[in-house]
Context: one part of a larger RNA
RNA sequence: UCAUGGUUAAGGAACUCGGCAAAAUGCCCCCGUAACUUCGGGAGAAGGGGGGCCCUAACCGUGAAACCCACUUGCUGGGUGGAGGCGGAUCAGGGCCGCAGAGACCAGGGGGAAGCGACUGUUUACUAAAAACACAGGUCCGUGCGAAGUCGCAAGACGAUGUAUACGGACUGACUCCUGCCCGGUGCUGGAAGGUUAAGAGGACCUGUUAGCGUAAGCGAAGCGGAGAAUUUAAGCCCCAGUAAACGGCGGUGGUAACUAUAACCAUCCUAAGGUAGCGAAAUUCCUUGUCGGGUAAGUUCCGACCUGCACGAAUGGAGUAACGACUUCCCCGCUGUCUCAACCAUGAACUCG
Numbered sequence: 001u002c003a004u005g006g007u008u009a010a011g012g013a014a015c016u017c018g019g020c021a022a023a024a025u026g027c028c029c030c031c032g033u034a035a036c037u038u039c040g041g042g043a044g045a046a047g048g049g050g051g052g053c054c055c056u057a058a059c060c061g062u063g064a065a066a067c068c069c070a071c072u073u074g075c076u077g078g079g080u081g082g083a084g085g086c087g088g089a090u091c092a093g094g095g096c097c098g099c100a101g102a103g104a105c106c107a108g109g110g111g112g113a114a115g116c117g118a119c120u121g122u123u124u125a126c127u128a129a130a131a132a133c134a135c136a137g138g139u140c141c142g143u144g145c146g147a148a149g150u151c152g153c154a155a156g157a158c159g160a161u162g163u164a165u166a167c168g169g170a171c172u173g174a175c176u177c178c179u180g181c182c183c184g185g186u187g188c189u190g191g192a193a194g195g196u197u198a199a200g201a202g203g204a205c206c207u208g209u210u211a212g213c214g215u216a217a218g219c220g221a222a223g224c225g226g227a228g229a230a231u232u233u234a235a236g237c238c239c240c241a242g243u244a245a246a247c248g249g250c251g252g253u254g255g256u257a258a259c260u261a262u263a264a265c266c267a268u269c270c271u272a273a274g275g276u277a278g279c280g281a282a283a284u285u286c287c288u289u290g291u292c293g294g295g296u297a298a299g300u301u302c303c304g305a306c307c308u309g310c311a312c313g314a315a316u317g318g319a320g321u322a323a324c325g326a327c328u329u330c331c332c333c334g335c336u337g338u339c340u341c342a343a344c345c346a347u348g349a350a351c352u353c354g
Stems, first nucleotide, its partner, number of pairs: 001349008010340002014338001019335001027051005036041001038174001052096005059088004066080005071074001097101001109333007116325002121133002137172007149158003175320004180250003185247002187243005194238003200232002206226004212219002251269005278312001279309001290306005
């Protein structure tokens, strides 16, 4: 000097990103226990009191002698009875000792408010346990059974020895109150018309070759080839509808009221439709430490409001919510070497001397 333990005057979070770490609480019995609430909880809420040992009496259980009854007369059964002993639990009274009686070990700190997630669970084996995942519940889509879906080239298997209160897929995520407008785009579903459209079918017309004809130029059957129009023809696409708890989207400008300010109101442009309820400087707010209020002597955090929402918003769910949380944030009580500010002790190590 370090490590691990222990103690500490006065103060008690002034430490620090942050009470990290430590301290404190801790058991049993009794009293007592708020807001809120889904009436179950919250709750061991909180907050108090008692606790050792000895003596005395009472109490509870066990249950002898004795007595009574019954017959199947027995080492019988039943009832009354309550001695002595043993066991038990408290209450009351008295006494004793210590600094201290749950005497050591073991053994909840508590309260208030907010965010998120309902909850118990699950997870990055070896830096993340969470607000992430799951969840019961909700909704939509598909599937009529040789089901859809999945694996496999197939046979076949799972689904399921199940049958729409079933199974598969997607989203949301208890509960309460709710879930607005838009189908123009993309997707999906439906649509006996029309347009476009493949191979195939079809073979017109053209053309190569040449038997033949022709004095020649040339014409040219059949066959064998090349090329190939009309016509016919599916899904798809176009088209027409539906569908948003499908993917998604949900405006601008100008003016206006008898103080000012503001604009219920009016006008205009654009759109598929212009954000409804609720919430809002929020896990979302840039400007921003917004403004006001609360808490502090002093508060970029926190709580309550306001609304000017850069850029909330309704199952990519919206707003609440009792209970729960090794979650996140703020405050208070208790407590303390975290600190003011360090000291000493024990053990071990480094180091120095030997």
Molecule: large-subunit ribosomal RNA, domain IV
Organism: Neomicrococcus aestuarii